[in-house]
Molecule: Lysine riboswitch aptamer
Organism: marine sediment metagenome
RNA sequence: AGAUAGAGGUGCGAACUUCAAGAGUAGAAGCAUGGAGAAGAAUGAGCUUCGAGGAAAUGCUUUGAAAGGGGAGUUCGCCGAAGUGGAAAAAGACUCAUUUCUUUUUCUGCUGGUUCUGCGUUUAAGAAAUGUAGGACUGUCAAGAUGGUAUCAUCUUGGAGAGCUAUCU
Numbered sequence: 001a002g003a004u005a006g007a008g009g010u011g012c013g014a015a016c017u018u019c020a021a022g023a024g025u026a027g028a029a030g031c032a033u034g035g036a037g038a039a040g041a042a043u044g045a046g047c048u049u050c051g052a053g054g055a056a057a058u059g060c061u062u063u064g065a066a067a068g069g070g071g072a073g074u075u076c077g078c079c080g081a082a083g084u085g086g087a088a089a090a091a092g093a094c095u096c097a098u099u100u101c102u103u104u105u106u107c108u109g110c111u112g113g114u115u116c117u118g119c120g121u122u123u124a125a126g127a128a129a130u131g132u133a134g135g136a137c138u139g140u141c142a143a144g145a146u147g148g149u150a151u152c153a154u155c156u157u158g159g160a161g162a163g164c165u166a167u168c169u
Stems, first nucleotide, its partner, number of pairs: 001169006009079001011078009027063007037050004041099006082111012112138011140159008
């Protein structure tokens, strides 16, 4: 240097089942008021559809979802597992322009892991995720100190997974 196999622990991710929430919300139907606009992610233009056989909006009554995200369980794959920021490209959301959102690919930065708090972003949300700052716990390596015959243990400080340990060449 290469290959193989491992460790951290509320460890990571995916699929399925189930539960709560979303929500008595969106939508649908009827009635009343209303009186010309409304819908297709936002704006402008176009196109299409609906609308005086009554649009938008408001109120009442009846009916009434779902998605993303989350908890739990099971199974599977794993230990840069994975997540996230930035840049570029492609596809999609009726067409064009700007923006926004979703998915995929490439390059690059950050993060050992879990958790708490403040501020911010996303979100229906005091859930959760994520960015940032500061803590706690924990694993690993290095340096130092102490104890111990040694293996080792404890404490302090520091680093990062392109790391650490073991075996083989």